[in-house]
Molecule: transfer RNA
Organism: Penaeus vannamei
RNA sequence: GUUUCCGUGGUGUAGUGGUUAGCACAGUUGCCUGUUACUCGACAGACUCGGGUUCGAACCCCGACGGAGACG
Numbered sequence: 001g002u003u004u005c006c007g008u009g010g011u012g013u014a015g016u017g018g019u020u021a022g023c024a025c026a027g028u029u030g031c032c033u034g035u036u037a038c039u040c041g042a043c044a045g046a047c048u049c050g051g052g053u054u055c056g057a058a059c060c061c062c063g064a065c066g067g068a069g070a071c072g
Stems, first nucleotide, its partner, number of pairs: 001071007010025004018055001027043004048064005
């Protein structure tokens, strides 16, 4: 340089056009306990960025940025 794939809470991951963006771990808090932990309940926290298509975009298209692989 060419090309393929990926980018979603703190971490890992689901979501292939519409209803509240779901789950697990982690966090905070309540309950429980002599105390801590476990269990159980509750809460907070995310779509990499810009533009386009569409009545409607995390999802489709274009570009940028970042990461991984292959070729040179």